[in-house]
Context: one part of a larger RNA
Molecule: small-subunit ribosomal RNA, central domain
Organism: uncultured bacterium
Order: sequence, then structure tokens, then C1' cells
RNA sequence: UUGGGCGUAAAGCGCGCGUAGGCGGCCCGGCAGGCCGGGGGUCGAAGCGGGGGGCUCAACCCCCCGAAGCCCCCGGAACCUCCGCGGCUUGGGUCCGGUAGGGGAGGGUGGAACACCCGGUGUAGCGGUGGAAUGCGUAGAUAUCGGGAGGAACACCAGUGGCGAAGGCGGCCUACUGGGCACCAACUGACGCUGAGGCUCGAAAGUGUGGGUAGCAAACAGGAUUAGAUACCCUGGUAGUCCACACCGUAAACGAUGAUUACUAGGUGUUGGAGGAUUGACCCCUUCAGUGCCGCAGUUAACACAAUAAGUAAUCCACCUGGGGAGUACGACCGCAAGGUUGAAACUC
Repeated sequence: UUGGGCGUAAAGCGCGCGUAGGCGGCCCGGCAGGCCGGGGGUCGAAGCGGGGGGCUCAACCCCCCGAAGCCCCCGGAACCUCCGCGGCUUGGGUCCGGUAGGGGAGGGUGGAACACCCGGUGUAGCGGUGGAAUGCGUAGAUAUCGGGAGGAACACCAGUGGCGAAGGCGGCCUACUGGGCACCAACUGACGCUGAGGCUCGAAAGUGUGGGUAGCAAACAGGAUUAGAUACCCUGGUAGUCCACACCGUAAACGAUGAUUACUAGGUGUUGGAGGAUUGACCCCUUCAGUGCCGCAGUUAACACAAUAAGUAAUCCACCUGGGGAGUACGACCGCAAGGUUGAAACUC
């Protein structure tokens, strides 16, 4: 490479936007490159298939005949592909009015808890553990009441509930802003799908500069435990956790399941709409979009998946090819650094 694969065996890029490319709805017209059929030419010899012959046989060698197929020329049809500044409306997009939401970023604000400070009451303990000790406390702690200043997080509501492409998002108010859904069917008229490179976003930890620091807490110190205890337990405690700006670019970034489209039994919850029925916002029926569970066919090595497919098909992209060595070395690119991306081989089983 071909083939076969990619939920758990190796394998779906963390997610999006999008360039080239690949692929692409219904009808009409056109050309004839792909396509089809026939004929001709050509493709040195050898080789290949058939027959015959020569070395004692064979391999080998010689002679005759034959063949598909490539390429070129002539010709044919017009389904598909291709081409059209031809048309269409079902795909896609837009408008009107409606609707749910922790979607995003800014500003403001609230209560509980917490630790600190001040004052009152009050006295000998508190704290902590398996039991203790370190620690705090007669310089008045713990407890309790009042006041103050502070930072961080938002109990209940809360729900296999909602929103977002993913990461993720939760007190309340405000102004700014993105996306979705249903209904209607007015407008546009294939404008679509995917997407190598590229660009953006991207938890936590970490980094730089400046702030902030209540609680928690790597490192560190002490007390225990223990044979030891560089731990688990306890008392403290600094980075960090928070904010602004700038980096980093990785995660079991998981549904371990790429995106899009179509089709293929049902049942039962739930969220947001619309329609019907109804006196009715309840219940009921239908339907669209999400989100769960159960389950048939089918698939699967099994587990399981099963209209939110891992079923049946199509298009495009990424990736895999025995274990270790190794996500290492070297090189290159990126980064302030930490490191990241790309990514071998020897050797070995």
C1' cells in the first nucleotide's frame, strides 16, 4: 500500500470556525471527457498460453500458432457524471410576532457561616484523639451578648431538570450581548455537507507583573503512631486558591462512542413549545425540539447498543497495524520557565 478496523481488545483530534480539496436536491437544455460497442493501427525481441522439435530425461534451448489488456484513430447512445448568467422549492438561509434558559462579559447589592479587632458578662480550663501530646489560656482563653472591619463561597429552591461547540455555567438586581426552540409559510433559490493545512476557544495545576488573603492548604515545622514513618492522625503554616492583565495548551478534556443526512416495532418518565378537544391555565389526544429508562428486529467476541444506534446506507475528515524500549532519544517548531507538539531506532520477548 491493499484489506480490515476504531464504546471496553491498538485506534475518534479536547471543542469550534473555516481555506484548498472531496462529495452534493428536483426539472429542462447542451457537449461527448469519463461511459458503451464495433472496426483499424500500435505496443522491438524475449517472456505468457497451446502445439511441435533438440540436448539420454528435465531444467534449458529452437520453430509455429494464439491471447486479454494499455495507448492512438474512426464510430455510437445520452441514463449517470460533466457544462449552462436556464428554471424550481422539499435542503440551507432570512423576515414578522412569540417563548424557555446557572449561555457570555461589566457594574451594583444581600443574608447565613467563618476567622480577626473592640467592649460587656464570666472563670479555669479549652482544643484535639483510638488514646494522647504539641498548641491556646489567670497578661483572663473556651462559652455567651453587642459593635466593627474583612475575604471567599452562595444553604433551601435543586431535579439522570436547564443552557452552552467543548472546557464549563447556580444568591439577588441592573444595563450590554451570543445561540436555541415552536408556529406561520411572506422572501431568497442549492446559497449545502465535510474539512488536510490555518485560526480561535480551551478544567485544574503551573508561570510573569501588580493587588488581595477570611477559610482551606502542597512545601515546611512540631506532636503522635511505628522496628522505622521523609506517610496515614493531630497542632500550626507558606506558595496557591481570589482579582486585573499576559502566558501555558494539557486531563479518565469520557458517552473512553468524529461530523452531517436519510431510513428502520413499540412502551414509559421528564423539559420547552404548537395544534385539537374542553367552560378551562387541569386531565386527554396529535405533533416538533431536547433529555432519561425499558425493549423488538438487527448488530456484537461478549458485555451490551437498540430512532440520543454500537442497526441499515451515503459523503468527508482524523486515527490504528504485536508487547516492551517510549510518548523516550535526536532534529524541528512553540514557550519566560515548567514543559508542549511532532516523533524514531538499536536491543529484547